A computed fold for a 90-nucleotide RNA from a Burkholderiales bacterium, annotated as c-di-GMP-I riboswitch aptamer.
NCBI's taxonomy places the organism under Bacteria, Pseudomonadati, Pseudomonadota, Betaproteobacteria, Burkholderiales.
Of the family's consensus pairs, 95% are formed in the model.
Its Rfam family is "c-di-GMP-I riboswitch aptamer". Its family is annotated with cyclic-di-GMP binding in the Gene Ontology.
The prediction has a mean pLDDT of 88.

This record gives sequence, C1' cells and structure tokens, in this order.
RNA sequence: GUCUGAAAAGGGCAAACCCGGCGAAAGCCGGGGGCGCAAAGUCACCGGUCUACCGGACCCAAAGGGUCCCACGACAGCGGGAUUGCCGGA
Repeated sequence: GUCUGAAAAGGGCAAACCCGGCGAAAGCCGGGGGCGCAAAGUCACCGGUCUACCGGACCCAAAGGGUCCCACGACAGCGGGAUUGCCGGA
C1' cells in the first nucleotide's frame, strides 16, 4: 500500500418507543432506551424517498376555504460516489 472482518482487546455509534425542546411539515436537537451497525464517521455530487411554509395553476360569488404542482426543506440507518479513520488477519 492492497484485500479482508472468523476469532480477540480497548471501546464507539444508537432503530422502535417514552419525556422535553425546535420546525408549517418531513424531520432535527437533548435525556432515557437498545433494534441493529466495521465506517450506523463526514459530505446531498448522481439516483431514490419523504415533506410543501412560501410561490404557481385551478375551483368555490366574497371573506375564507379546497385540489393539484413545485425544494429553496429533509433522509448519509435506501443504493451509488467522494473523503477521513481504530484494532486484528492475509
């Protein structure tokens, strides 16, 4: 340096769910919890998925309400890619 994770050491992260907070929502943050994870560290570049405040189109006479579209929001624990890294084995 490349490949690899059967066993080992020290450990690490933390799904559902519950409590508190933020957010229009998706979701996120803190505490508890522990399903799982060898990159379940980091990055929305590609595909995908979720949401639709604002905006756009339309409908209802108006106020107001409704339907559809839209990422500029989100998911790195959906796949690919980029990048950094612990221990062991070959």